[in-house]
């Protein structure tokens, strides 16, 4: 480097209760759909959201645009770091 119709160990998508947060989302329990890095890590692609800023309109509080600094590591990719083995 590789991944078994092998063992032993692990993680947990939707969903459902509780909980934080404007939101994406994120923590807990429950729960498997999957996964050989579904361990870490926002460097780079990418996505998702807009508290609030700016901008435009309305016209006196509401609409529309646009921007992460807020998130996604189970979307690709690069870094690190790792059980078991034919």
């Nucleotide at each position: 480097c590789c991944g078994a119709g092998a063992a032993a160990a692990g993680c947990a998508a939707a969903c459902c209760a509780g909980g934080a947060g404007a939101a994406a989302u994120c923590c807990c329990g429950g729960g498997a759909c999957g996964c050989a890095a579904a361990g870490c890590u926002a460097c780079g692609g990418g996505u998702c959201u807009a508290c609030u800023g700016c901008c435009c309109a309305u016209u006196a509080u509401u609409g529309g645009g646009u921007a992460a600094u807020g998130a996604c590591a189970g979307c690709c990719g690069g870094g690190c770091c790792a059980c078991c083995g034919a």

c-di-GMP-I riboswitch aptamer from a marine eukaryotic metagenome, 86 nucleotides, folded computationally. Its Rfam family is "c-di-GMP-I riboswitch aptamer". About the family: GEMM was predicted in a large-scale screen for bacterial structured RNA regulatory elements. Genes associated with GEMM are involved in a diverse array of functions, including chemotaxis regulation, signal transduction, secretion and chitin. The coordinates come from a structure-prediction model, not an experiment, and the mean pLDDT is 89. The model forms 100% of the base pairs in the Rfam consensus.